[in-house]
RNA sequence: GGGUUCGUAGCUUAGCGGCAGAGCAGGCGGCUUUUAACCGCACGGUCCUCGGUUCGAUCCCGAGCGAACCCA
Numbered sequence: 001g002g003g004u005u006c007g008u009a010g011c012u013u014a015g016c017g018g019c020a021g022a023g024c025a026g027g028c029g030g031c032u033u034u035u036a037a038c039c040g041c042a043c044g045g046u047c048c049u050c051g052g053u054u055c056g057a058u059c060c061c062g063a064g065c066g067a068a069c070c071c072a
Base pairs, nucleotide, nucleotide: 001071002070003069004068005067006066007065010024011023012022013021018055027041028040029039030038048064049063050062051061052060
C1' cells in the first nucleotide's frame, strides 16, 4: 500500500428499512438469623464520525477514523 470481517449500555452481544432488546456487572427491594444463591423492580444507549438514498436508516450507499486477520 491492497483485501476481508467488524464498531450497538461499564462488559459480552441480538436486532429482515417502521418503539433499540437480552445476559452479566452496578443500584433498590423480597427471601434468609446473616452472607451467598434464588426472585422482583428500576436505572443505564449521541447505535464510531460525516455525508447520501428514503416518507422514514442501527440496518442500504460513499468517505473518514479505529480494531482483528490475510496479501504485498